The RNA shown here (Bacterial RNase P class A) has 332 nucleotides and comes from an uncultured bacterium.
RNA sequence: GGAGAUGGUCAGGGAGCCGCGGGAGCUGAAGUCUCCUGAGGAAGGUCCGGACUCCCCUGGGCAGGCUGCUCGGCGCAAGCCGAGAGGGGGCAACCCCUGGAAAGUACCACAGAAAAUAGACCGCCAGCGGCCCGUACAGGGCGCGGGCAAGGGUGAAACGGUGGGGUAAGAGCCCACCGCCGGGACCGCGAGGUCCUCGGGCACGGUAAACCCCAGCCGGAGCAAGGCCAAAUAGGGAGGCGCCUGAGGCUGGCCCGGCCAAUGCCUCCGGGUAGGCCGCACCAGAUCCAUGGCUCCCCUCGACAGAAUCCGGCCUAUGGCCUUCUCCCCCU
Numbered sequence: 001g002g003a004g005a006u007g008g009u010c011a012g013g014g015a016g017c018c019g020c021g022g023g024a025g026c027u028g029a030a031g032u033c034u035c036c037u038g039a040g041g042a043a044g045g046u047c048c049g050g051a052c053u054c055c056c057c058u059g060g061g062c063a064g065g066c067u068g069c070u071c072g073g074c075g076c077a078a079g080c081c082g083a084g085a086g087g088g089g090g091c092a093a094c095c096c097c098u099g100g101a102a103a104g105u106a107c108c109a110c111a112g113a114a115a116a117u118a119g120a121c122c123g124c125c126a127g128c129g130g131c132c133c134g135u136a137c138a139g140g141g142c143g144c145g146g147g148c149a150a151g152g153g154u155g156a157a158a159c160g161g162u163g164g165g166g167u168a169a170g171a172g173c174c175c176a177c178c179g180c181c182g183g184g185a186c187c188g189c190g191a192g193g194u195c196c197u198c199g200g201g202c203a204c205g206g207u208a209a210a211c212c213c214c215a216g217c218c219g220g221a222g223c224a225a226g227g228c229c230a231a232a233u234a235g236g237g238a239g240g241c242g243c244c245u246g247a248g249g250c251u252g253g254c255c256c257g258g259c260c261a262a263u264g265c266c267u268c269c270g271g272g273u274a275g276g277c278c279g280c281a282c283c284a285g286a287u288c289c290a291u292g293g294c295u296c297c298c299c300u301c302g303a304c305a306g307a308a309u310c311c312g313g314c315c316u317a318u319g320g321c322c323u324u325c326u327c328c329c330c331c332u
Stems, first nucleotide, its partner, number of pairs: 001328005007322004012298007020038006040304001044315002047313005052222004059256004064218005069084005085098005099213002104211002106207003121152002123148003130142004160178006179202001180200005185194003226278004236269006248260003
């Protein structure tokens, strides 16, 4: 000097004039005036979790949904945070992933002989057998049939790897080591680990945000929740099911149980009313939904962008500044 990785922080500032939302003072009430105050780190996404509110009380099951390595937690919880284990990417700093593939089903295009206990395109073999060349032997060629999957090819991936023995030629066929599977001992709370030890020639790859299996958890709906005041009314018409042998209802579906329930309940046609207050005390709390316009100065010259009950996270958008670390090049 260049390229990269982790973490943190800010989000223009000040003054003046006019104009908006809320509040306080003065007022019988208004008006005027004075004072105070008025968007974010993400306010965005609505992906998680919770507070809070309602469904009278209330149990079980099925279906369904969510979570998924281990331990701990500033933790109420969280898919969050911290530390670790195993696997993968990168030269590295660092980053990403995570129950189960010997329970079953399904899929792996094209290429390739063959894509899961598959199979012979190029090939290797000569023990059997037919024909031809050759005097014969040796040997060579053709066709049928047989043995092989070690070599080559195809592919993202080809049914363990290296070396040796063995064989007609080969193959875990056998052996050594590695890999894989299982047991023991030791270390660790645990996921797991150990150039420890024993046994086995050894199940046959991948995909589960494929269905599925395993373990754990789960009432529902949401501030347009919900509560209060006011206003209005036509029960006029039609149909259905019922009245204790129980219609209907009980905030996702179904079943069982339980509870409420009868001049009752449900559906359709038709008519009337719908204005305020609280929720919002959270010093922003709007609700036909507010912060805009102009001028001047400073400066790191300013991006993304706007509350609607509130809080803890995650994700996405984005300008500037700072810190630490990694790699490469050059100079001293």
Rfam family: Bacterial RNase P class A. Rfam describes the family as follows. Ribonuclease P (RNase P) is a ubiquitous endoribonuclease, found in archaea, bacteria and eukarya as well as chloroplasts and mitochondria. Its family is annotated with tRNA processing, ribonuclease P activity and dimeric ribonuclease P complex in the Gene Ontology.